[in-house]
RNA sequence: GGGUUCAUAGUUCAAUGGUAGAAUAAUCGUCUCCAAAACGAUUGAUCGAGGUUCGAGUCCUCGUGAACCCG
Numbered sequence: 001g002g003g004u005u006c007a008u009a010g011u012u013c014a015a016u017g018g019u020a021g022a023a024u025a026a027u028c029g030u031c032u033c034c035a036a037a038a039c040g041a042u043u044g045a046u047c048g049a050g051g052u053u054c055g056a057g058u059c060c061u062c063g064u065g066a067a068c069c070c071g
Stems, first nucleotide, its partner, number of pairs: 001070007010024004018054001026042005047063005
C1' cells in the first nucleotide's frame, strides 16, 4: 500500500427494513436470627458524519478504531 471481517447496556452476546432483547454486573425488595443462594422489580446501549427509504442497529458512501490475510 491492497483485501476481508467486526464495532449494540459496565461486561459477553442476540435482533427478516417496522416497539433494540437476553445473560451477567449494579441498585432496591421478598425470603432468612444474620449472610449467601433463590425469586421479583428497576436502571442502563446501536463508533462518528452524510445518503436511500413512509420508516435504518440492519442498505449505500466517507471517516475512526480493532482483528486477520496478501505484498
Predicted 3D model of a 71-nucleotide RNA (transfer RNA) from a Parcubacteria group bacterium. Its mean pLDDT, the model's own confidence on a scale to 100, is 84. The sequence is in RNAcentral, with records from ENA. It matches the Rfam family "tRNA". By type it is a transfer RNA. Gene Ontology term of the family: triplet codon-amino acid adaptor activity.